[in-house]
C1' cells in the first nucleotide's frame, strides 16, 4: 500500500434488533484468635461519528486502533 479479522468493566469472554450477562479482580459486611478459605452484597463496560428502525452491543457507511496475510 492491497485483502481479512477484532474492538464490550482493570483482565478474561457471552450477549442472531426488546431491562447488556458471567469468571477473576476491586470494595463492604458475615464467618475466623489473624490471615486464607466460605458465604452475603456494592460500585464498575458495548472504541468514535454518521444511517436505517418505533427501538442498534447486534445491521450498512466512515474514522480511528490493534492482529494476521501479500507486496
Nucleotide at each position: 500500500g492491497u485483502g481479512u479479522c477484532u474492538g464490550u468493566a482493570g483482565c478474561u469472554u457471552a450477549g442472531u434488533g426488546g431491562u447488556a450477562a458471567a469468571g477473576u479482580a476491586u470494595c463492604u459486611g458475615g464467618u475466623u484468635g489473624u490471615g486464607a478459605u466460605c458465604c452475603a452484597g456494592a460500585g464498575g463496560a458495548c472504541u468514535c461519528g454518521g444511517a436505517u428502525u418505533c427501538g442498534a452491543u447486534u445491521u450498512c457507511c466512515g474514522a480511528c486502533a490493534g492482529a494476521c496475510a501479500c507486496c
The RNA shown here (transfer RNA) has 71 nucleotides and comes from a bacterium. The RNAcentral record of the sequence draws on ENA.